[in-house]
RNA sequence: GGUGUCGUAGCUCAAUGUUAGAGCACUGCCCUGAUACGGCAGCGGUUCCAGGUUCAAGUCCUGGCGACACCA
Numbered sequence: 001g002g003u004g005u006c007g008u009a010g011c012u013c014a015a016u017g018u019u020a021g022a023g024c025a026c027u028g029c030c031c032u033g034a035u036a037c038g039g040c041a042g043c044g045g046u047u048c049c050a051g052g053u054u055c056a057a058g059u060c061c062u063g064g065c066g067a068c069a070c071c072a
C1' cells in the first nucleotide's frame, strides 16, 4: 500500500429500513440479626465522525478515523 470483518449504555453483546434493547455493573426499596443470594423499580445512548438515498437509516450507499485478520 491492497482486501475483508468490525465500531451501539461503564463492560459484554442484540436489534426485518418503521418506538434503540438484554445481561452484568451502578442507585433506591423489599427480603435478612447482618452480609451474600433472591425479588421489584430506577438511572445510564448525539448508535465512531461527515455527507447521501428514503416518508422513515444503528441497518442501505460514499468518504474519513480507529481496531483486528489476511495479502504484498
Stems, first nucleotide, its partner, number of pairs: 001071007010024004026042005048064005